[in-house]
RNA sequence: UCUCUCAUAGCUUAGUCGGUAGAGCGUCGGACUUUUAAUCCGAAGGUCAGGGGUUCGAGCCCCCUUGAGAGAG
Repeated sequence: UCUCUCAUAGCUUAGUCGGUAGAGCGUCGGACUUUUAAUCCGAAGGUCAGGGGUUCGAGCCCCCUUGAGAGAG
């Protein structure tokens, strides 16, 4: 310098053909229990890395940038 992959909740991540952003763990509250743990119920928590474009509509498609990883020279 070039090519490819990845970036979604505190962490690990799903998200199909573009159509309401989900799960597990963790956190908080409650139930149960003599208490804790376990179990059960509920809740909070997301500018979907940043910007722009296409579209009635973008986490998803296109372009640029940033960061991480791999490969080639």